Context: one part of a larger RNA
Molecule: small-subunit ribosomal RNA, 5' domain
Organism: uncultured bacterium
RNA sequence: GAACGAACGCUGGCGGCGUGGUUAAGACAUGCAAGUCGAGCGGGAAUCUGCAAGUAGCAAUAUUUGCGGGUUUCAGCGGCGAACGGGUGCGUAACACGUGGGCAACCUACCUGAAAGAGUGGAAUAACUAGCCGAAAGGUUAGCUAAUGCCGCAUGUGGUCUGGAGAGUACGCUCUCCAGACUAAAGCUGGGGACCGCAAGGCCUGGCGCUUUUAGAUGGGCCCGCGGCCUAUCAGCUAGUUGGUGAGGUAACGGCUCACCAAGGCUUACGGGUAGCUGGUCUGAGAGGACGACCAGCCACACGGGAACUGAGACACGGUCCCGACACCUACGGGUGGCAGCAGUUUCGAAUUUUUCGCAAUGGGCGAAAGCCUGACGGAGCGACGCCGCGUGGGGGAUGAAGGUCUUCGGAUUGUAAACCCCUGUCAGCUGGGAACAAGGUCUCGUGGUGAAUAAUCAUGAGAUUUGAUAGUACCGGCAGAGGAAGCCGUGGCUAACUCUGUGCCAGCAGCCGCGGUAAUUCAGAGACGGCAAGCGUUGUUC
Numbered sequence: 001g002a003a004c005g006a007a008c009g010c011u012g013g014c015g016g017c018g019u020g021g022u023u024a025a026g027a028c029a030u031g032c033a034a035g036u037c038g039a040g041c042g043g044g045a046a047u048c049u050g051c052a053a054g055u056a057g058c059a060a061u062a063u064u065u066g067c068g069g070g071u072u073u074c075a076g077c078g079g080c081g082a083a084c085g086g087g088u089g090c091g092u093a094a095c096a097c098g099u100g101g102g103c104a105a106c107c108u109a110c111c112u113g114a115a116a117g118a119g120u121g122g123a124a125u126a127a128c129u130a131g132c133c134g135a136a137a138g139g140u141u142a143g144c145u146a147a148u149g150c151c152g153c154a155u156g157u158g159g160u161c162u163g164g165a166g167a168g169u170a171c172g173c174u175c176u177c178c179a180g181a182c183u184a185a186a187g188c189u190g191g192g193g194a195c196c197g198c199a200a201g202g203c204c205u206g207g208c209g210c211u212u213u214u215a216g217a218u219g220g221g222c223c224c225g226c227g228g229c230c231u232a233u234c235a236g237c238u239a240g241u242u243g244g245u246g247a248g249g250u251a252a253c254g255g256c257u258c259a260c261c262a263a264g265g266c267u268u269a270c271g272g273g274u275a276g277c278u279g280g281u282c283u284g285a286g287a288g289g290a291c292g293a294c295c296a297g298c299c300a301c302a303c304g305g306g307a308a309c310u311g312a313g314a315c316a317c318g319g320u321c322c323c324g325a326c327a328c329c330u331a332c333g334g335g336u337g338g339c340a341g342c343a344g345u346u347u348c349g350a351a352u353u354u355u356u357c358g359c360a361a362u363g364g365g366c367g368a369a370a371g372c373c374u375g376a377c378g379g380a381g382c383g384a385c386g387c388c389g390c391g392u393g394g395g396g397g398a399u400g401a402a403g404g405u406c407u408u409c410g411g412a413u414u415g416u417a418a419a420c421c422c423c424u425g426u427c428a429g430c431u432g433g434g435a436a437c438a439a440g441g442u443c444u445c446g447u448g449g450u451g452a453a454u455a456a457u458c459a460u461g462a463g464a465u466u467u468g469a470u471a472g473u474a475c476c477g478g479c480a481g482a483g484g485a486a487g488c489c490g491u492g493g494c495u496a497a498c499u500c501u502g503u504g505c506c507a508g509c510a511g512c513c514g515c516g517g518u519a520a521u522u523c524a525g526a527g528a529c530g531g532c533a534a535g536c537g538u539u540g541u542u543c
Base pairs, nucleotide, nucleotide: 001543002542003541004540006539007538008537009536010535013390014389015388016387017386018385019383020382021348026346027345028344030343031342032341035080036079037078040077041076043074044073045072046071047070048069049068050067051066052065053064054063055062056061087301088300089299097227098226099225100224101223102222103221106220107219111216112215113214114213115212116211117210119153120152121151122150128143129142130141131140132139133138158183159182160181161180162179163178164177165176166175167174168173187208188207189206190205191204192203195202196201229273230272231271236266237265238264241263242262243261244260245259246258247257248256276298277297278296279295280291281290282289283288303324304323305322306321307320326337327336328335329334354380356379357378358377362376363374364373365372366371393423394422395421396420403414404413405412406411427484429479430478431477432476433475440466441465442464443463444462445461446460447459448458449457487532488531489530490529491528492513493512494511498527499526500525501524502523508515509514
């Protein structure tokens, strides 16, 4: 000199863009952060409506019951999602990360292309009803019922395994053909002219699903070369250790695990300390050094430790089980919980924000869709924490006013500074207008595809209508008026800037040298001056 996720002191007008628990991976009140689908399924409730019957009434009507339909809603079964997104950096010196390769040793839900299929049966169970136990959390027994839930049989384009033949070959294996064995499925919804049927429907035709296989895409798994901390006051380390055979296990290779056999394997190993890694950031002319906040990629973790289940995917932050610590409820028998999600509280600390608005946009989950959910995200709020921009006025104005300070008492300086005159109108203020971010959705009408079809549906176009948290904000006019807006540090040398008074080795200053003991440009005050400026200094840290 530059830099910072900074803090502290004094001061503080506005805006834009960023950024904000670096310490206790301490403990957490409260609210929210993952749901959705009725076009998979059966029920309950409410409401509207149609039909039939009953009751009251002379009747209109009111009301009850049963059956059917529509809408809304509740929990349940079922499907998909919940493994993403969001947080933190504890652990980890490791194939964790970076980079370059390998897998003929692998998996991949949803999505896309291609091929083929979807036949026929069955048994349950939640919800619900009834009983019982329990303070509660919850549990248990009996009975009824549905499905795209579960289980048989059939079919086998295919796939897997075994056997045979052939081709290729990195000699590990791969590909083609033949035979045998095993192996699958589920429905929902829209429209319709003729024909069948009392009807439902059959039948025809769309859409969404289902099953098998294959290719892709995407995402992952495994292996290897190389690279990146300190320490020898750590010199030897190692028994599943190193290798083999066989088996188990895995999506897959492998001591991954096991039985047996051999005796190997490593060497700055092993141990200790510290640490998430990277793109990058800061500094520097560079080489290098230091760092890894925000943003992005990867990894690890989710009260501490361990384990598996479900699933395409987890050994699973807002899932389960066990042990432990802590906290809460309790009828003392037993239960409940996990903010390193967003806010917020408390503790710690020099120190770090609102218990805000919205799903309008972007993205995600579910759904045929409308839509629902989304503390991701988009915004606003707070903090000069940082960077950048703007303003606190401009021009004229000498009796060089007054006051202050100094003085050799002549004057000098503050100083065109002020007053005064003429202007301007940024920002703030008041007042009018007022956005972009909107693509889409719904309805109607065209054109094209599919189709028997002037149904339906898909694509595309036109018209109408509708969707904005930010926000009455940005921005654009108008009004008024210099009005509301300057401080901090320094002035001995380094280092730009000097005098007076007070003090008298005192009080004090100080980054280093050093000032202060009666003329202190080094202390304190004042004036003047210098530097920077909504900041200025100090402290800490890095180069």